This is a predicted structure of a 72-nucleotide RNA (transfer RNA) from Desulfosudis oleivorans Hxd3. NCBI's taxonomy places the organism under Bacteria, Pseudomonadati, Desulfobacterales, Desulfosudis, Desulfosudis oleivorans.
[in-house]
RNA sequence: GGCGGCAUAGCCAAGUGGUAAGGCAUCGGUCUGCAAAACCGACACUCUCCGGUUCAAAUCCGGAUGCCGCCU
Numbered sequence: 001g002g003c004g005g006c007a008u009a010g011c012c013a014a015g016u017g018g019u020a021a022g023g024c025a026u027c028g029g030u031c032u033g034c035a036a037a038a039c040c041g042a043c044a045c046u047c048u049c050c051g052g053u054u055c056a057a058a059u060c061c062g063g064a065u066g067c068c069g070c071c072u
Stems, first nucleotide, its partner, number of pairs: 001071007010024003018055001026042005048064005
């Protein structure tokens, strides 16, 4: 220098056009003599960023940034 993949919550991770599942962690509650466990509830509306397409974009297209891999 060329090519490809990935980027979603504190962490892991699903979702591939129609208002973002689940698990862990955290916080609140029930229970308990106190805890743990268990159970209930809360927790992303800037999905890395910018722009475009569309009635509608995490999702499609272009670019940027970061990480990983391959080629030279």
Its Rfam family is "tRNA". From the family's description: Transfer RNA (tRNA) molecules are approximately 80 nucleotides in length. Gene Ontology term of the family: triplet codon-amino acid adaptor activity.